[in-house]
This is a predicted structure of a 345-nucleotide RNA (Bacterial RNase P class A) from an Alphaproteobacteria bacterium. The organism belongs to Alphaproteobacteria, within Bacteria. The RNAcentral record of the sequence draws on ENA.

């Protein structure tokens, strides 16, 4: 140089002018004002409210091993499989002897076995029939261990060696797991993104959550009159249930306001521990808070893309309670690390 794998950044710049929401502030002004994703709304977690003896079952969810954290389905480190020459990527990565059910097509047979060819063998002139055996063919993603050797009528873990794998035991590791040795002739096929079984986790609902103030109209409750009922009538006394109607109070709920609502698992920097993800001190900063919802526009340099020129564009996309994190978009451009090749020295 070319080719790659990580890992991280920037997302047009400066200056006036007018505007818009927001905090100051008597004004005059002065400040602040989108994102790395602010998306999707998919996990986790603050916060509010409702419910709540415990314990199971039931649904959801997660799943190698430690470790980080407010938690996570995220992150880190390692293990183990697989892909790559490599750097370095990917994996829902417990259990298939607890128990059901699947395995298209092809095949004899897809698993308590079984035999189509073809092979041994007994009878038969022959077709063929009965027996042994599952080495070879052939199917197929996948055929009850693989190679070699004995063996044997032909085979066969039927003997043996190596290799696979079960199961003991010993070594290293916190641990997932590797190593060794010894032992069984071999248990056994594949899917748990099929029910399902085993361990964790997990109460529901959201800022339209809730909270304080609170008209007008209608209702709602209390008091106290009129009334009513008890009595033959009345007067006192009791009662006030239903009704009507008056006065006075008294709370709720709507419209509306206002609050929650931005100091915050907060950023910036040096630092200390840890491989790492992070956790610790130190100094410093205040950086959106709208609500029929602000966060724009013009102008002149300059970048940079398109265009012969005139000129025109600036990728993906814009906050609505907040956080961590995943995923998905993104023009074009920059850093560092590492792999492999070429070249030259």
């Nucleotide at each position: 140089c070319c080719a790659g794998a990580c890992a991280g950044c920037c997302g047009g710049a400066u200056a006036g002018c007018c505007g818009c929401g927001g905090g100051c502030g008597c004004a005059a002004g002065c400040u602040c004002g989108a994102g790395g994703a602010a998306a999707g709304u998919c996990c986790g977690g603050g916060c509010u409210c409702c419910a709540c003896g415990u314990g199971g079952a039931a649904c959801g969810g997660u799943g190698g091993c430690g470790g980080g954290u407010a938690a996570c389905a995220c992150c880190c480190g390692c293990c183990g499989a697989g892909a790559g020459c490599a750097a370095u990527c990917u994996c829902a990565g417990g259990g298939a002897c607890a128990g059901u059910g699947c395995c298209a097509c092809a095949g004899a047979a897809a698993a308590c076995a079984a035999a189509c060819u073809a092979c041994c063998u007994a009878c038969g002139c022959a077709a063929g029939u009965g027996g042994g055996a599952a080495a070879a063919g052939g199917u197929g993603a996948a055929a009850a261990g693989g190679u070699g050797u004995g063996g044997u009528a032909a085979g066969a873990g039927c003997g043996c060696a190596c290799c696979g794998c079960g199961c003991u035991u010993c070594u290293g590791g916190u641990a997932a797991c590797a190593g060794a040795a010894g032992u069984g002739g071999c248990a056994g096929g594949g899917a748990a993104a099929a029910c399902c079984c085993c361990g964790c986790c997990g109460g529901g609902a959201g800022c339209a959550a809730g909270a304080u103030c609170a008209a007008a109209u209608a209702g709602g409750g209390g008091u106290g009159g009129u009334g009513u009922g008890c009595c033959u009538c009345c007067a006192c006394g009791c009662a006030c249930c239903a009704u009507a109607c008056c006065a006075c109070c008294c709370g709720g709920g709507u419209a509306g306001a206002u609050u929650g609502c931005g100091u915050g698992a907060g950023g910036u920097g040096c630092u200390u521990g840890g491989c790492g993800a992070c956790a610790g001190g130190c100094a410093u900063c205040c950086c959106a808070g709208a609500u029929g919802a602000a966060u724009g526009g013009c102008u002149a340099u300059c970048a940079c893309c398109c265009g012969c020129a005139a000129g025109g564009g600036u990728a993906c996309a814009g906050a609505a309670c907040c956080c961590g994190g995943c995923u998905u978009a993104c023009a074009g451009g920059c850093u560092g690390u590492c792999u492999g090749g070429u070249a030259u020295u």
Its Rfam family is "Bacterial RNase P class A". The family's RNA type in Rfam is ribozyme. The gene name in the source record is rnpB.